[in-house]
Molecule: c-di-GMP-I-GGC riboswitch aptamer
Organism: Anaerolineae bacterium
RNA sequence: GCCCGAAAAGGCAAACCAUCCGUAAGGAUGGGGCGCAAAGCUACGGGUCCUACUUGUUGGGAUAGCCGGGCUACCGAAG
Numbered sequence: 001g002c003c004c005g006a007a008a009a010g011g012c013a014a015a016c017c018a019u020c021c022g023u024a025a026g027g028a029u030g031g032g033g034c035g036c037a038a039a040g041c042u043a044c045g046g047g048u049c050c051u052a053c054u055u056g057u058u059g060g061g062a063u064a065g066c067c068g069g070g071c072u073a074c075c076g077a078a079g
Stems, first nucleotide, its partner, number of pairs: 003079001004076002011036002016031006034065001040071003044068003047063006053056001
């Protein structure tokens, strides 16, 4: 240094609730805490979901806490 994931500190934050934004999927903020060692970033490939009509090898959108790829990163016990 890499694989890896014990400990400690610190971090993130599902459902649900409130307010707001959006036709919707969904998002933002606050509460909350199921979980997370990339649950940090990125729609590039696949998946799923929403939406439009010209119904398809279609257009537009959502999801990174569905999987993979790319970029970056805290700590350091065993191996």